RNA sequence: AGAGUUUGAUCCUAGCUCAGGAUGAACGCUAGCGGUGUGCCUGAGAUAUGCAAGUCGAGCGUCGUCUGAUUUCCUUCGGGAAUGAAAGAUGUAGCGGCGGACGGCUGAGUAACACGUGGGAACUUGCCCCAAGGUAGAGGAUAGCCACUCGAAAGAGUGGGUAAUACGCUAUAUGAUCUCCGGAUCAAAGCGCUUAACCGCGCGCCAUGGGAUAGGCCUGCGUCCUAUCAGGUAGUUGGUGAGGUAAUGGCUCACCAAGCCUAUGACGGGUAGCUGGCCCGAGAGGGUGGUCAGCCAGAAGAGCACUGAGACACGGGCUCUACUCCUACGGGAGGCAGCAAUCAGGAAUAGUCGGCAAUGGGCGAAAGCCUGACCGCGCGACACCGCGUGUAGGAAGACACUCUAACGAGCGUAAACUACUGUGGUAGGGGAAGAAGUUCUAGUUUACUAGAAUUGACGGUACCCUAUUAGAAAGGAGCCGCUAACUGCGUGCCAGAAGCGUCGGUAAUACGUGGGCUCCAAGCGUUAUCCGGUGUCAUUGGGCGUAAAGUGUCGUGUAGGCGUCUUGCAAAGUUUUUAUUUAAACCCUAUGGCUCAACCAUAGACUCGAUAAAAAUACUGGCAGGAUAGAAUUUUCUCAAGGGGGACUGGAACUCAUAGAGUAGCAGUGAAAUGCGUUGAUACUAUGAGGAACAUCAGUGGCGAAGGCGAGUCCCUGGGAGAUUAUUGACGCUGAGACACGAAAGCUAGGGGAGCAAAGCAGAUUAGAGACCUGCGUAGUCCUAGCCCUAAACCAUGCUUGCUAGCUGCCUUGAUUCGAAUUUAUUCGAUUUGGGGUGGCGAAGGUAACCCGUUAAGCAAGCCGCCUGGGGAGUACGGUCGCAAGGCUGAAACUCAAAGGAAUUGGCGGGGAGGCACACAACCAGAGGAACAUGUGGUUUAAUUCGAUACGAAACGAAGAACCUUACCAGGGCUUGACAUGCUACCGUUUUAGUCCGCUGGAAACAGUGGAUGAUCCGCAAGGAUGGUAGUGCCGGUGAUGCAUGGCUGUCGUCAGUUCGUUCCGUGAGGAGUGCCCUUAAGUGGGACAACGAACGCAACCCCCAUCGUGUGUUACAAGUGUCACACGAAACUGCCCCGGAGUUCUCCGGGGAGGAAGGAGGGGCAGACGUCAAGUCAGCAUGGUCCUUAUACCCUGGGCUACACACAUGUUACAAUGAGAAUUAACAACGAGCUUAGCAAACCUGCGAAGGUAAGCGAAUCUCUAAAACAUUCUCUCAGUGGGGAUCGCAGUCUGCAAUUCGACUGCGUGAACGCGGAUUUGGUAGUAAUCGCGAAGCAGCUAGCCGCGGUGAAUACGUUCUUGCCUCUUGCACACACCGCCCGUCAAGCCAACAAAGU
Repeated sequence: AGAGUUUGAUCCUAGCUCAGGAUGAACGCUAGCGGUGUGCCUGAGAUAUGCAAGUCGAGCGUCGUCUGAUUUCCUUCGGGAAUGAAAGAUGUAGCGGCGGACGGCUGAGUAACACGUGGGAACUUGCCCCAAGGUAGAGGAUAGCCACUCGAAAGAGUGGGUAAUACGCUAUAUGAUCUCCGGAUCAAAGCGCUUAACCGCGCGCCAUGGGAUAGGCCUGCGUCCUAUCAGGUAGUUGGUGAGGUAAUGGCUCACCAAGCCUAUGACGGGUAGCUGGCCCGAGAGGGUGGUCAGCCAGAAGAGCACUGAGACACGGGCUCUACUCCUACGGGAGGCAGCAAUCAGGAAUAGUCGGCAAUGGGCGAAAGCCUGACCGCGCGACACCGCGUGUAGGAAGACACUCUAACGAGCGUAAACUACUGUGGUAGGGGAAGAAGUUCUAGUUUACUAGAAUUGACGGUACCCUAUUAGAAAGGAGCCGCUAACUGCGUGCCAGAAGCGUCGGUAAUACGUGGGCUCCAAGCGUUAUCCGGUGUCAUUGGGCGUAAAGUGUCGUGUAGGCGUCUUGCAAAGUUUUUAUUUAAACCCUAUGGCUCAACCAUAGACUCGAUAAAAAUACUGGCAGGAUAGAAUUUUCUCAAGGGGGACUGGAACUCAUAGAGUAGCAGUGAAAUGCGUUGAUACUAUGAGGAACAUCAGUGGCGAAGGCGAGUCCCUGGGAGAUUAUUGACGCUGAGACACGAAAGCUAGGGGAGCAAAGCAGAUUAGAGACCUGCGUAGUCCUAGCCCUAAACCAUGCUUGCUAGCUGCCUUGAUUCGAAUUUAUUCGAUUUGGGGUGGCGAAGGUAACCCGUUAAGCAAGCCGCCUGGGGAGUACGGUCGCAAGGCUGAAACUCAAAGGAAUUGGCGGGGAGGCACACAACCAGAGGAACAUGUGGUUUAAUUCGAUACGAAACGAAGAACCUUACCAGGGCUUGACAUGCUACCGUUUUAGUCCGCUGGAAACAGUGGAUGAUCCGCAAGGAUGGUAGUGCCGGUGAUGCAUGGCUGUCGUCAGUUCGUUCCGUGAGGAGUGCCCUUAAGUGGGACAACGAACGCAACCCCCAUCGUGUGUUACAAGUGUCACACGAAACUGCCCCGGAGUUCUCCGGGGAGGAAGGAGGGGCAGACGUCAAGUCAGCAUGGUCCUUAUACCCUGGGCUACACACAUGUUACAAUGAGAAUUAACAACGAGCUUAGCAAACCUGCGAAGGUAAGCGAAUCUCUAAAACAUUCUCUCAGUGGGGAUCGCAGUCUGCAAUUCGACUGCGUGAACGCGGAUUUGGUAGUAAUCGCGAAGCAGCUAGCCGCGGUGAAUACGUUCUUGCCUCUUGCACACACCGCCCGUCAAGCCAACAAAGU
């Protein structure tokens, strides 16, 4: 110090969230030690038990006990028993004194002189200090006690008698109080020591004055939220008198007056003890008030007084209430918010401990007693601080675990092991400080000195020494980003995580777990709360054109705020100096003490502020005076205007009425219909009536504060501008409340009502049409009077003042100069320059950008209003205004992580412009209907293997399923395997491998078995290799995942696009370049240009065809040349000429011509940019991870992939006469193919034929396939389901093949189905194309209507780009970005949450 999150990306606005610190905390996991602090925040709830305030015998009487003189009795003469004076010691209760008003606890109440701070006058103050004075005399009672009585108790009563430092009286009065100044009134208590006694000393007592301390009272200032609380107040405000108090005072009372407080917030409501301080913060400030300290308040709830120096009294009293306890039921007792403790409440907060040793307090002369204040110990990681859980060495690095590319890597010097240390623990020994005093003795009894004795709860604690043992002592959270730290497995939108963004749907660094790592560490996390970050309430330090935000006019104007120049006075603000205060503690600095630190001590510094005194006078304010630049008024003129109000008038149009004339329609629409019209409409004419509005002029022109204002004339009236004259002398600006005005709609009452027209009625449109369109039509629109008070009331821009470049229009009003005209003082024109107003563009500057820019959204000043995430909501409740409608004011719960502004790139548009394509149109032939073939869906099945399935799947993978193929099904087999390779062991003269012949079972595979033959290579040999058997690693999988992938392919699309470097523009995303103009098939080319260049695409290079040349000439050719074949080359480039067109000096396009085989890309092909579709393919191949392993591998037989109510796609054949059939043949091609895996086969013979037989030739320009067919000619048929059409079926055959049943092709004979040109819809084709005709070849044993090629014949049409589809460029709008197959609104089921209303309670 910032970060994440709105978007495809960007900038801004804005909210949410995080990282930090803190806590009287709680919860989860974990836990070694010590020190110092700290610990009921909730029920001011209730409390058993013990303790927390007593003390004084030197104030008093009495009683008990002890010591005990004396006396009496007994006696063994030692003594025993009883009595009990004086005195002493001690104790219970009582009278009396002082203290129980302090200390301790709590924070309920309190918004207040309660607190803080600074002042003040009308007061009191026990004990304490100082000064000076006094302390005389005489009394009467009463508790205790005794007797009696009542009561359960608590307690009470009657009688008797007694004391005092208790109580009263008299005297005196230094003084005090009152006073009429004469006077009057007011006290007291003794006790102890000493002495023979007086005296003396000490402690007391009384009156007075002063002090100190403490307290009471008054007061300035400060002190939370709320206006959805705006008026409050009768002792209220003041006065006089009296009372009361320690004292002022309505504190109380009587009388008099009617005041007093309040938008600077009274009164009311809510909340709250206040402060020093504490936490956070850079600060300003925000939050808080626990411990410690000061003040206040309270003592179960409420009230009251008494005593006293002090209380309206926590452990005093009285009364009432609630609660608890005792009771003999009559009556009594009690108050932990003291210390412990208990119950309850709660997420939650400790021991019924020790001691008065210290500090402090009460009483006492003192010793001393009392003290849950306090000092200590205990419990709790609750907080802060400190220490430890070892230290050093120890492997190229053990085991385990984890990961792995299987090599290794990590854990890791970590461990083990070796050496050492001893904080802590244990054992033993020593052992504090905290202690000052007090008592006794002596000295001169006071003060003081000396000596002696004695006082420690903590505690045998801290601390020190010795011995001993690495031994008891590490966890928590996190690891996707923010945020330091990554991997394996499991799970599979499940389980779960999450502070925000988000993660999880089979390869999760985000879930759970293991390993590793990171951060803290005896703690770590979570939750809660506060501050910070947040400039997100902005004083420091924000905003309001479009993001939230300028009131409709802020028009008039109150309070308030702010205010021109100048002189003087005083000195309020302000500034300076000095003084007082601002308690201590805390914070800060320094030093010191606990081993350090926390902690503590001492000193210093700091301290906003308040008060007083003195000084200064620049500025602000005040008072007094002056001025004129602001402001206002005024003189004389001039000017413009839809400014306002009232009255009168006008013409056009409209409707209605009447009359005329006239006839079948009118009206209306996209098209219609409703409607009007033969009872005469519309159209036309005339006359009359009525109401409303004012064409042209008319203009980003005028006026007005805004709303708004438009025919003309008159009357009344407001404001403004310019020129000029004088006056006043700051009179000004703004303006909360207040007042006024305020479009339209609406309301009340009364008029008026032509047109228009909510509602309503009809007709259309439509799926519907509560709408748009049409016909009618009522309120209303108009007037008068009164309400309402809101609008996108907008320039979405408050008012005022000053300053900061201009250019250019318009309106209005002055002046200068010049010219012209005339009516000679006017008009017109030009020119220059002022004022006011209203527009456009722009410098600087501003702005998130858009844009604003002297009419600011710039630079400044003054004042007002308003804003603080979206929704809920301008809603609810309350108040107020209104006749009502409704207006103004104006929340919260709940919910979301965004909502929003501007701009960018795309995509999209039933937006625009330009352009293209067999895209449409034009034309030709088809598909869709029939039969069949093939594929697909569906269904069926043991199986009908799998994939492809919008264009871009469906004669697609498959260039060929009878077995095989084959992946599917049934059955039968096999298990290191059908196939590859490594290792180990064994076998090998007979033998093994291999080869051959068999047999049994079997459908075969396979299982079993017999025989024959029989090895090879290296080495002298041992042995090894090949081989076999067994075993082990493995092999294998057309199993799943094309959404894990490579490669390949489709598609947009052969569309013209896609980018880069440098540079420039922009805060940025991005843009320019690549936009513009012309042109092209083309981002093709040219011009211009903040761009200049370049790349991938386009084009070209390459291949085929068309022409020619040259060369070669086998097998072509009858033969030479030519044809033909092969190879190499040439040729075409708008190159030449003419004309026309386009814009632009240059270029492009079009037309024609020459030449040429070919003319404007000559015709085809190949070639597919950046990318898109998670497009297709794991079954062509490859491949990650995953699954199977006597099976999901492998082999075999048979079946299936060929099924069949149906639907779709692609084809074939047709429906006939431009035909069919037959015949004649003398017709005319091209591309290709062909044998040792056994081909192409002539000719001849046989067969009706498929074909068979035999067989020449040919590994091919030689031979063969090979007949081309349409065509041509002749004949038959004659419009018919016909001689069209050939499906289907029967019989008989041929060929291939191990095999033709499921399930091949072909031949002959017979049979002879649908079908007569095909609905909606839809396909191809622009020329050697469509159409039509045949031919060949691949694969293949065989099998085609498919696919790939070949040639023959050979058209029609294109006006054109409005429409359909797709595409390119520019532009525009967008709330879309998964991008229009987008986004998104409302109702509705069940359940849930919150709020309002409500019968009621």